[in-house]
RNA sequence: GCCGGUGUAGCUCAGCGGUUGAGCGUUGACCUUGUAAGUCAAGGGCCGUCGGUUCGAUUCCGACCACCGGCU
Repeated sequence: GCCGGUGUAGCUCAGCGGUUGAGCGUUGACCUUGUAAGUCAAGGGCCGUCGGUUCGAUUCCGACCACCGGCU
């Protein structure tokens, strides 16, 4: 220098154009003599950034940024 992949909750990851989710973790309640376990609930996201297409974009397209890998 060229090519490809990944970027979504504190962490690990789903999510094929029409409501942003799960598990774990956190907080609270219930349960227990108490703890753990269990049950229920809550909080937490401007989906890497900026543009484009579209009635509508996490999703499609482009550029850029960060990380990972391959080639030279």
Molecule: transfer RNA
Organism: Ktedonobacteraceae bacterium